Model confidence (mean pLDDT): 80 of 100. Large-subunit ribosomal RNA, domain I from a Myxococcales bacterium, 566 nucleotides, folded computationally. Lineage of the source: Bacteria > Pseudomonadati > Myxococcota > Myxococcia > Myxococcales.
Context: one part of a larger RNA
RNA sequence: GGCGCACGGUGGAUGCCUAGGCGUCGAGAGGCGAAGAAGGACGUGGACAGCUGCGAUAAGCUUCGGGGAGCCGCUAACAGGCUUUGAUCCGGAGAUUUCCGAAUGGGAAAACCCGCGCAGGGACAACCUGCCAGCAAAGCGGCAAACCUCCUGAACUGAAACAUCUAAGUAGGGAGAGGAAAAGAAAGCAAAUAGCGAUUCUCCUAGUAGCGGCGAGCGAACGGGGAACAGCCUAAACCGAUCCAGUGUAAGCGGUCAGCGUUGCUGGAUCGGGGUCGUGGGUGCUUUCAGGGGCUCGACACAGCCCCAACGAGUGACAAAAUCUGAAUCUAGUCGAACGGCAUGGAAUGGCCGGCCAUAGAGGGUGACAGCCCCGUACACGAAAGAAUCAGGUCUCGUGAGAGUUACCCGAGUACCGCCAGACACGUGUAAUCUGGUGGGAAUCUGGGAGGACCAUCUUCCAAGGCUAAAUACUACUCGACGACCGAUAGUGAACAAGUACCGCGAGGGAAAGGUGAAAAGAACCCCUGUUAGGGGAGUGAAAUAGUACCUGAAACCGUGUGCCU
Numbered sequence: 001g002g003c004g005c006a007c008g009g010u011g012g013a014u015g016c017c018u019a020g021g022c023g024u025c026g027a028g029a030g031g032c033g034a035a036g037a038a039g040g041a042c043g044u045g046g047a048c049a050g051c052u053g054c055g056a057u058a059a060g061c062u063u064c065g066g067g068g069a070g071c072c073g074c075u076a077a078c079a080g081g082c083u084u085u086g087a088u089c090c091g092g093a094g095a096u097u098u099c100c101g102a103a104u105g106g107g108a109a110a111a112c113c114c115g116c117g118c119a120g121g122g123a124c125a126a127c128c129u130g131c132c133a134g135c136a137a138a139g140c141g142g143c144a145a146a147c148c149u150c151c152u153g154a155a156c157u158g159a160a161a162c163a164u165c166u167a168a169g170u171a172g173g174g175a176g177a178g179g180a181a182a183a184g185a186a187a188g189c190a191a192a193u194a195g196c197g198a199u200u201c202u203c204c205u206a207g208u209a210g211c212g213g214c215g216a217g218c219g220a221a222c223g224g225g226g227a228a229c230a231g232c233c234u235a236a237a238c239c240g241a242u243c244c245a246g247u248g249u250a251a252g253c254g255g256u257c258a259g260c261g262u263u264g265c266u267g268g269a270u271c272g273g274g275g276u277c278g279u280g281g282g283u284g285c286u287u288u289c290a291g292g293g294g295c296u297c298g299a300c301a302c303a304g305c306c307c308c309a310a311c312g313a314g315u316g317a318c319a320a321a322a323u324c325u326g327a328a329u330c331u332a333g334u335c336g337a338a339c340g341g342c343a344u345g346g347a348a349u350g351g352c353c354g355g356c357c358a359u360a361g362a363g364g365g366u367g368a369c370a371g372c373c374c375c376g377u378a379c380a381c382g383a384a385a386g387a388a389u390c391a392g393g394u395c396u397c398g399u400g401a402g403a404g405u406u407a408c409c410c411g412a413g414u415a416c417c418g419c420c421a422g423a424c425a426c427g428u429g430u431a432a433u434c435u436g437g438u439g440g441g442a443a444u445c446u447g448g449g450a451g452g453a454c455c456a457u458c459u460u461c462c463a464a465g466g467c468u469a470a471a472u473a474c475u476a477c478u479c480g481a482c483g484a485c486c487g488a489u490a491g492u493g494a495a496c497a498a499g500u501a502c503c504g505c506g507a508g509g510g511a512a513a514g515g516u517g518a519a520a521a522g523a524a525c526c527c528c529u530g531u532u533a534g535g536g537g538a539g540u541g542a543a544a545u546a547g548u549a550c551c552u553g554a555a556a557c558c559g560u561g562u563g564c565c566u
Base pairs, nucleotide, nucleotide: 001565002564003563004562005561006560007559008558009557015551016515017514020486021485022483023482024481025480026479027478028477029475030474031143032142039100040099041098042055043054044053046078050074051073061094062093063092064091065090066089070082071081072080105114106113107112115132117131118130119129120128121127134140135139147178148176149175150174151173152172158165162213188196189195200227201226202225203224204223210218211217231467232466233465234411238273239272240271241270242269243268244267245266246265247264252260253259255300278445280410281409282408283407284405285404286403287402288401289400291308292307293306294305295304296303310399311398312397313396314395322394323393324392325391326390327389329387330386331385333381334380339354340353341352342351355372356371357361363375364374365373416440417439418438419437420436421435422434423433426452447462448461449460450459451458502509503508522550525537526536527535528534
């Protein structure tokens, strides 16, 4: 020196564990903000670096409930206190809430600076308190995970190159809203002179019909099965009121009789009534019938207005407020059955013996594995205060029906047409349909649109105004339950002072790091040494080769002893 064996050191794999993650399901909530948010800076404790809480009333103040013996957060000890006159703690409602930040008196290099600004108080002081941005008009601004609508809008890529095409109306950018958004009550589908009947979502239809350098690719609908269901308001005609303008002695006043005497007429605007449809509807006029009562005009009426009854509806569409009562629920909680002995062991929940409960044998903890030790679990209860939901009352709102008819109205720079684009599964194509730009430019029911060029017949529907719950999408957030999900190089980047330390001028990038023991019982005292380092005794403990560099403690690597070989 090599090989082997034994015992160590180092190291932190492995096993076991879980305080943290990941995912799914159900329910809730779906916003916060000038009454100053989100997010921060700085403070705040007897002593306090960090985290947490809080705000000069500063780990807190008040009150109303719950709860019942301990408490002064993580955090031990010290000092000092609080508490059955009910503390700490949990929940509801309040108070306080520095400075920055939309930041809003002005400014600024955020957490700072400057207003003898204005008003009140005060001595015309010092000083204290409040107010002072802009656009607007009881509003807005800023923040926030995804979902939603609108505007704008790529490229890589694919086509085995590439230009139409694709990727894709995707990513990205901008605006805005809501708990959902959007869409929505037929100028729709369809078709056999059969029918359907708002929208949305879903399964089929169907990778079909089609579109397509007919390449790559793109890709419906009708119809059928389901989910959920809800329908309404206006414009106009006509009537009335008010105002304005015009006209300027015109002739009307609902009807009849009677009467009045400039109150008029025309146009426009606003408001109120009326009216809302496609077997066309409405208005006006004519006519038939229809609950009660009152008022109006000199009288009458089948006219007008008002009230009541009856019926119907409503506060999140259809007009719009509010209040009361009740119910279940949420935000603290309450009750809650049944076990002992023996031996082993450090410890019994394991073993043996004998019992018990169960609407509870889910789960967790306890010195090893517990239905009966503890917390719980099943069942059954509970709110002074606040919240949202549902039901009912008060309240509010609405209500003639039919027949006929010459007349009037039925959404205009609109429909439609030419040209050019975009959207439709549909790339100009036979290209309808929808939308926009541009140039032209109708009709009012004897009217107009559509049925995939166009025309006729036929059928169907009424555009050019508006609102509308549910079924649908999503989850930053709260609660509950679950997992052939992970178990510390995994699972979130983060189980721990983690978006921390650290890096970067900055945008930004971004770690490592868990485990003594049942209980600190965390090693009094003695010894070695320069030593508060480290170690040896002693002691604790079941164990100290469990000693805080602490469970287990693999390998590489480094030693000590020993056997053999050289």